Source information:
The RNA shown here (Bacterial RNase P class A) has 377 nucleotides and comes from Paracoccus shandongensis. NCBI's taxonomy places the organism under Bacteria, Pseudomonadota, Rhodobacterales, Paracoccaceae, Paracoccus. It was read from a public genome assembly, where an Rfam model found it. The model forms 94% of the base pairs in the Rfam consensus. The coordinates come from a structure-prediction model, not an experiment, and the mean pLDDT is 76.
C1' cells in the first nucleotide's frame, strides 16, 4: 500500500432578530448575569444524607460475592499479576473456591457410562467340525458408538496381550528455590489408585436492618368539624307541679319565584373572642463538592498527595427554543486537467436530593499507539 488490534477526543461555528427558566438591579418601560450530557437513559450495583427500627455474641435461615495483590468513602467497579483457552501476531475471551464430606444426575447411540466395570466386531490357546463354524478360556492392542470408554507415546516382553516392565510426558505425594500472594521452577518418591457436572443440591470463606428527597425539618391560612369563654336569647295569656318542667290557646320561624288559607314542622344563635390538630400554601433540604483546571511530586497502573486558580442549571410537573444570513465538514448533481457552479445537510437523546461505577444508545469527523504481509532504498 493492504489487512488487522487496542485506545483517546468531538459531536456543528460566528452573527441579528424573537421568545422561555433561575438570580440580581430597576427611573416598572426593561437592564445584565447564567442556563443539559457524555451518556442526564436503564435504575442493575455501591456510597452520601434523613427517618424509621435496633442491648451484645453466638447459632440458624434468605440474599449476595467467589484466583492473588494493589486501589477507593463503598463496589459485583478499576488497575497490575496468576491460570485456562483462541489468535502467525498485536490483542481477546473465563459463571476462574471445593468433585478423596455426603446425595443427585450423565439423553441418543453404545457390549459398557462409575464400580476397581465392561465384551459387540476383533486377538490368542484348546476342543469338535457336516470346514461353513461351534464350544470353553485367556485378553483389551486395533476398530466401533459416544461430548466423555478407566492415562498417553515409543521400546522392551508374550500364545496373545496388558504399567506386566522400561524411558519420556501426564498424575499424585515430599522436600528446596523464587515471589507478599496467587503461582512458578527444580530434586526425589508412587506405576497410577478416586471421569464430568458445584448456571442441580450441598460444603467453605467473606459481606448485607428497612424505607427513600413524594426522604425529613420548620411556618401554616379561607372554609367545614372539635374545644374554652364572652354576649344575646328562650315571648304573651291561662292551668298543673316545691322545682326543672309539661298541657291548651295566640303571637314568630321555616315549608324554595310572591301572596292568601290549611296540615306539618322548629326552638337556640348565620353573634364575638381566644384555644388545638389537618389541609392548601410558603421555607429549609438544593447544590462548594469523594468538585473542575492547571502545575510539580509519588506510583508499571488504577490511584494518591502537595500548590494556585475557578463557581459550572438549580425552579414548580418542569426553562434550555424558533427564524433569518456567512462559513465548515459530509453526501448528491453538472462541468472537468484543476479552480468552480447548485442542491442538500449535523446522530443518540434530553437535567429533577447529589456522586462513585456498570451497561445499553450514537450520523459523522478527528488524533495516537502496536501487530502482520507486501513494496522501495
Nucleotide at each position: 500500500g493492504c489487512g488487522g488490534a487496542g485506545g483517546g477526543c468531538u459531536g456543528g461555528a460566528u452573527g441579528a432578530c424573537c421568545g422561555c427558566g433561575g438570580c440580581g438591579g430597576u427611573g416598572c418601560g426593561c437592564c445584565g448575569u447564567c442556563g443539559a450530557g457524555g451518556a442526564a437513559a436503564g435504575u442493575c450495583c455501591g456510597g452520601a444524607c434523613u427517618c424509621c427500627a435496633u442491648g451484645a455474641g453466638g447459632c440458624a435461615g434468605u440474599g449476595g460475592u467467589g484466583c492473588c495483590g494493589g486501589g477507593u468513602a463503598a463496589c459485583g467497579c478499576c488497575c497490575g499479576g496468576c491460570g485456562g483457552g483462541g489468535g502467525c501476531a498485536a490483542c481477546c475471551c473465563c459463571a476462574g473456591g471445593g468433585a478423596a464430606a455426603g446425595c443427585g444426575c450423565c439423553a441418543c447411540a453404545g457390549a459398557g457410562a462409575a464400580c476397581g466395570a465392561g465384551a459387540c466386531c476383533g486377538c490368542c490357546u484348546g476342543c469338535a467340525u457336516c470346514c461353513g463354524u461351534g464350544c470353553a478360556g485367556g485378553c483389551a492392542a486395533g476398530g466401533g458408538u459416544g461430548a466423555a470408554a478407566c492415562g498417553g507415546u515409543g521400546g522392551g516382553g508374550u500364545a496373545a496381550g496388558a504399567g506386566c516392565c522400561c524411558a519420556c510426558c501426564g498424575g499424585g505425594g515430599g522436600c528446596c528455590u523464587g515471589g507478599c500472594a496467587a503461582c512458578a521452577g527444580g530434586c526425589c518418591c508412587c506405576g497410577c489408585a478416586u471421569g464430568g457436572c458445584a448456571a442441580g443440591c450441598c460444603c467453605c470463606a467473606c459481606c448485607a436492618g428497612g424505607a427513600g428527597c413524594a426522604a425529613u425539618g420548620c411556618c401554616g391560612a379561607a372554609u367545614a368539624g372539635g374545644g374554652a369563654c364572652c354576649g344575646c336569647g328562650c315571648g304573651c295569656g291561662g292551668g298543673g307541679g316545691c322545682a326543672a318542667c309539661c298541657c291548651c290557646g295566640c303571637a314568630g320561624g321555616g315549608c324554595c319565584g310572591c301572596c292568601u288559607u290549611g296540615c306539618c314542622c322548629c326552638a337556640g344563635c348565620a353573634g364575638g373572642u381566644c384555644c388545638g390538630g389537618g389541609u392548601a400554601g410558603g421555607c429549609a433540604g438544593c447544590u462548594u463538592g469523594a468538585u473542575c483546571c492547571g502545575g510539580c511530586g509519588g506510583g508499571c497502573a488504577a490511584c494518591c498527595g502537595c500548590c494556585g486558580g475557578g463557581c459550572c442549571a438549580g425552579a414548580g410537573g418542569a426553562a434550555u427554543g424558533g427564524u433569518c444570513a456567512u462559513c465548515c465538514a459530509g453526501c448528491c448533481g453538472c462541468a472537468c486537467a484543476u479552480c468552480g457552479c447548485g442542491g442538500u445537510g449535523g446522530a443518540c437523546a434530553g437535567a429533577a436530593u447529589c456522586c462513585g461505577g456498570c451497561u445499553u444508545a450514537c450520523a459523522g469527523g478527528c488524533c495516537c499507539u502496536c501487530c502482520g504481509c507486501g513494496c522501495a532504498a